[in-house]
Predicted 3D model of an 81-nucleotide RNA (c-di-GMP-I riboswitch aptamer) from a Blastocatellia bacterium. It was read from a public genome assembly, where an Rfam model found it. Its Rfam family is "c-di-GMP-I riboswitch aptamer". Rfam links the family to the GO term cyclic-di-GMP binding. Rfam describes the family as follows. GEMM was predicted in a large-scale screen for bacterial structured RNA regulatory elements.
RNA sequence: CACCGACAAGAGCACACCGGGAGUGAUCCCGGGUCGCAAUGCCUCAGGUCUUGGCUCGCCAAGAUAGCAGGGGAUGCCGAA
Numbered sequence: 001c002a003c004c005g006a007c008a009a010g011a012g013c014a015c016a017c018c019g020g021g022a023g024u025g026a027u028c029c030c031g032g033g034u035c036g037c038a039a040u041g042c043c044u045c046a047g048g049u050c051u052u053g054g055c056u057c058g059c060c061a062a063g064a065u066a067g068c069a070g071g072g073g074a075u076g077c078c079g080a081a
Stems, first nucleotide, its partner, number of pairs: 004079002012037002017032006035067001042073004047068001048065008
């Protein structure tokens, strides 16, 4: 330096659920919570799924999801085997 990832140490994120709020909706925001996460941090590409609207009824448009699984890019904490 590259790979790798421990019943290690420190730091970080936060599922379900609960309270409040926003949206027609998918869903999101704030607080609590803590199942999990070494990229469950960022950018980007093409998918999957979901919502709303339209129509020639399997496509189009506008949205949601990245904690649904991937490709690419530039980075990043620690150091046992």